[in-house]
Molecule: transfer RNA
Organism: Minisyncoccia bacterium
RNA sequence: GGCUGGAUAGCUCAACUGGUUAGAGCACGGCCCUCAUAAAGCUGAGGUUGUGGGUUCGAGUCCCACUCCAGCCA
Numbered sequence: 001g002g003c004u005g006g007a008u009a010g011c012u013c014a015a016c017u018g019g020u021u022a023g024a025g026c027a028c029g030g031c032c033c034u035c036a037u038a039a040a041g042c043u044g045a046g047g048u049u050g051u052g053g054g055u056u057c058g059a060g061u062c063c064c065a066c067u068c069c070a071g072c073c074a
Base pairs, nucleotide, nucleotide: 001073002072003071004070005069006068007067010026011025012024013023019057028044029043030042031041050066051065052064053063054062
């Protein structure tokens, strides 16, 4: 330099053909339980979907450029 895949909550990941409010587990806060802690149970908060544009009535999803990560080729 070329090619492929990826970037979504603090972390690991979903979101299927573009459609109704972007979710789960863990972690975190509160409650409950306990002499107390943990576990279990109930509940809450947490998101500019890497950045910037474009297409569309509508974009996490499609298109373009860029940044970063992983791999392959030279």